The RNA shown here (transfer RNA) has 75 nucleotides and comes from Methanosaeta sp. PtaB.Bin087. The sequence is in RNAcentral, with records from ENA. RNAcentral records the identical sequence in 2 taxa.

RNA sequence: GCCCAGGUAGCUCAGUCCGGGAGAGCGUCAGACUGAAGAUCUGAACGUCCCCGGUUCGAAUCCGGGUCUGGGCAC
Numbered sequence: 001g002c003c004c005a006g007g008u009a010g011c012u013c014a015g016u017c018c019g020g021g022a023g024a025g026c027g028u029c030a031g032a033c034u035g036a037a038g039a040u041c042u043g044a045a046c047g048u049c050c051c052c053g054g055u056u057c058g059a060a061u062c063c064g065g066g067u068c069u070g071g072g073c074a075c
Base pairs, nucleotide, nucleotide: 001073002072003071004070005069006068007067010026011025012024013023020057028044029043030042031041032040050066051065052064053063054062
């Protein structure tokens, strides 16, 4: 330099194919329970869906460019 995959909650990820409600588990906080704690149950908070632009009534999702991470190629 070229090719491929990926970037979504504090962490690990799903959702993207086929555009319309942003989610799961873990963690954190509060409450219930307990002598206390753990476990369990209930609730809550936490998001620029990597960035910019485009298409569209509407974009995490489609298109273009950029950036970062990982992998491959470069007898």